About this RNA
The prediction has a mean pLDDT of 84. The part of an RNA shown here (small-subunit ribosomal RNA, 3' major domain) has 480 nucleotides and comes from an uncultured bacterium.
[in-house]
Context: one part of a larger RNA
RNA sequence: UGACGGGGGCCUGCACAAGCGGUGGAGCAUGUGGUUUAAUUCGAAGCAACGCGAAGAACCUUACCUACGUUUGACAUCUCGCGAACCCCUCCGAGAAGAGGGGGUGCCCUUCGGGGAGCGCGAUGACAGGCGCUGCAUGGCUGUCGUCAGCUCGUGCCGUGAGGUGUUCGGUUAAGUCCGGCAACGAGCGCAACCCCUGUCCUUAGUUGCUACCACUUUCAGGUGGGCACUCUAGGGAGACUGCCGUGGUAAACACGGAGGAAGGUGGGGAUGACGUCAAGUCCUCAUGGCCCUUAUGCGUAGGGCUACACACGUGCUACAAUGGCCGGUACAGAGGGUAGCGAUGCCGCGAGGCGGAGCCAAUCCCACAAAGCCGGUCUCAGUACGGAUUGCAGUCUGCAACUCGACUGCAUGAAGGCGGAAUCGCUAGUAAUCGCGGAUCAGCAAUGUCGCGGUGAAUCGUUUCCCAGGCCUUGUACA
Numbered sequence: 001u002g003a004c005g006g007g008g009g010c011c012u013g014c015a016c017a018a019g020c021g022g023u024g025g026a027g028c029a030u031g032u033g034g035u036u037u038a039a040u041u042c043g044a045a046g047c048a049a050c051g052c053g054a055a056g057a058a059c060c061u062u063a064c065c066u067a068c069g070u071u072u073g074a075c076a077u078c079u080c081g082c083g084a085a086c087c088c089c090u091c092c093g094a095g096a097a098g099a100g101g102g103g104g105u106g107c108c109c110u111u112c113g114g115g116g117a118g119c120g121c122g123a124u125g126a127c128a129g130g131c132g133c134u135g136c137a138u139g140g141c142u143g144u145c146g147u148c149a150g151c152u153c154g155u156g157c158c159g160u161g162a163g164g165u166g167u168u169c170g171g172u173u174a175a176g177u178c179c180g181g182c183a184a185c186g187a188g189c190g191c192a193a194c195c196c197c198u199g200u201c202c203u204u205a206g207u208u209g210c211u212a213c214c215a216c217u218u219u220c221a222g223g224u225g226g227g228c229a230c231u232c233u234a235g236g237g238a239g240a241c242u243g244c245c246g247u248g249g250u251a252a253a254c255a256c257g258g259a260g261g262a263a264g265g266u267g268g269g270g271a272u273g274a275c276g277u278c279a280a281g282u283c284c285u286c287a288u289g290g291c292c293c294u295u296a297u298g299c300g301u302a303g304g305g306c307u308a309c310a311c312a313c314g315u316g317c318u319a320c321a322a323u324g325g326c327c328g329g330u331a332c333a334g335a336g337g338g339u340a341g342c343g344a345u346g347c348c349g350c351g352a353g354g355c356g357g358a359g360c361c362a363a364u365c366c367c368a369c370a371a372a373g374c375c376g377g378u379c380u381c382a383g384u385a386c387g388g389a390u391u392g393c394a395g396u397c398u399g400c401a402a403c404u405c406g407a408c409u410g411c412a413u414g415a416a417g418g419c420g421g422a423a424u425c426g427c428u429a430g431u432a433a434u435c436g437c438g439g440a441u442c443a444g445c446a447a448u449g450u451c452g453c454g455g456u457g458a459a460u461c462g463u464u465u466c467c468c469a470g471g472c473c474u475u476g477u478a479c480a
């Protein structure tokens, strides 16, 4: 100087408490351990591994296994030879591959012999190739402490020195934020602000919106013509600064209350992550040193596996019902996606879906009925008209192909489950809870995942005694 303490002081955080909803029990989904297996490819390991890399494992992917093949190689550059490239057919084979046949001649130069570029085939060797090892050799990227308020430097001063001071102290703040003081005076990286979304208003612009206003049509719909006032869309601007008033406070920073205001005291949310820590993670994104394999640890193909199942754990979904289930009627979003695409009206089918194809490269058409809600009816506490696992049969769709191993539909079957031990998680407001909608990936989909979007919409705390984590000062230390 740090680190540590079942030392102290001050302070903060859904850390506790208060409150709401869960997990731990059930079934299923998913990941992991274990076991099994020819293989069940590999990585991730307390927080910070375990719906993680996977934003899509039937083939492909694929790195694994088995079998069959291959050796200048699937890919790059160079050398030599032949042929234009390229297209089609037959045999054999699971395929990769192998064997054979046919068609076919472009471009540039040319002394018409040929030469060259490009492409293909063959040969030779240099070399290629390796998701083989080492993340304890690395770059890059990322997690984490932590959006925590800290981490440092120049000069000066103090100390033999390590180092200290500044950065401590008093107050204040979300903040090393600001004020005051001080052997310090300044500065940098962080904080804040500048950026984006959202909340109010103005303005510019109108192939969306409006009967606001005029007119027309009527399959009464902004459907049509006008019109942009309103809504909206998307560009510009205004607005909030403790600016004003009062009280406290040191003539301060600031705190509390008030006015005005759509909004206050960082309005709400996002992006943004200091010096560093964990030899944290990744050589399976990529790059890269070293090592290793080079008729194989490379390459191709078919099939299988990654989907196994006595078990154990994590994360979720659906429930156990009556503020509920079912039936009928009826209302209101936002944000997205769409040409190898989204696909309306219509017709067929109980349905998944099929036939068909209007319109739309999309504020124009489509996906697209939002659902919870509201109105009416029914069920009456029962393993039930709760719950839907499991299984049988019959189907639909995608795809070369759904046996291993897809999703969905109909009929039948209806399991466990009556609110969950010890323990444990999330959340402070448009939040939790609850309800549906969309996107990426993607032929299809095991999505209940994930990333977004809106609808309905609470309770409780404003305390620091205790648990956990962190910051500052101080103290002890046999630790570094």
Base pairs, nucleotide, nucleotide: 001480002479003477004476005475007474008473009472010471011470012469013468015464019427020426021425022424023423026318027317028316029315030314031313032312033311034309035308042053043052064304065303066302067301068300069299070298073127077126078125079123080122081121082120083119086103087102088101089100090099091098107116108115109114129293130292132291133290134289138287139286140282141281142280143278145276150189151188152187153186154185155184156165157164158163169180170179171178195270196269197268198267200238201237202236203235204234205233206232209228210227213226214225215224216223241264244258245257246256247255248254320420324379325378326377327376328375329374330373336367337366338365341360342359346355347354348353386417391412392411393410394409395408396407397406433456434455435454436453437452438451439450